[in-house]
Molecule: transfer RNA
Organism: Candidatus Parcubacteria bacterium
RNA sequence: GUCCCCGUAGCUCAACGGAUAGAGCGCUUCCCUGCGGAGGAAGAGACUACAGGUUCAAUUCCUGUCGGGGACG
Numbered sequence: 001g002u003c004c005c006c007g008u009a010g011c012u013c014a015a016c017g018g019a020u021a022g023a024g025c026g027c028u029u030c031c032c033u034g035c036g037g038a039g040g041a042a043g044a045g046a047c048u049a050c051a052g053g054u055u056c057a058a059u060u061c062c063u064g065u066c067g068g069g070g071a072c073g
């Protein structure tokens, strides 16, 4: 330098172009317990890397930028 993949919650990951973007772990509160984060219940938390575009509608499609990983030279 060229090409490919990835970027969504604190972490690891989902989400045929369509409903209030979900799950596990973690976190908070309560219950339970002799004490315990073992068990039970409830809850908070992501405007989806950034900026544009297409569309009635974009996490999803297109373009650029940024960041990470990889292949080739």
Stems, first nucleotide, its partner, number of pairs: 001072007010025004018056001027043005049065005